[in-house]
RNA sequence: UUACGAUAAAGGCAAACCUUGAGCAAUCAGGGAGCGCAAAGUAUAGGGUCUUUAAAAAAACGAGAAGUAUUAUGAAGAAAGACAGCCUUACUGCCGAA
Numbered sequence: 001u002u003a004c005g006a007u008a009a010a011g012g013c014a015a016a017c018c019u020u021g022a023g024c025a026a027u028c029a030g031g032g033a034g035c036g037c038a039a040a041g042u043a044u045a046g047g048g049u050c051u052u053u054a055a056a057a058a059a060a061c062g063a064g065a066a067g068u069a070u071u072a073u074g075a076a077g078a079a080a081g082a083c084a085g086c087c088u089u090a091c092u093g094c095c096g097a098a
Stems, first nucleotide, its partner, number of pairs: 004096002012037002017032006035085001041091003045088003048083006056073001060068002
């Protein structure tokens, strides 16, 4: 120095929930709280999950393009966003036992 991660030392972050504000929403930020985290630091480069746009509209009966019908069925794809505490990846970083 790299790999690695201890019943070590000094620390750090902050889940659910409550509250205030923003957003159509997913969610985000401030305060409290503390589930947990060796990168739970930063970055959407690649996946994944979530939200919104949200529709369309038979067959059949029937004289009928009346009506049954705000029915049955249908949320795949696309677009725009969110999540780094979902994973991969990239960059940076405290300590030094095995």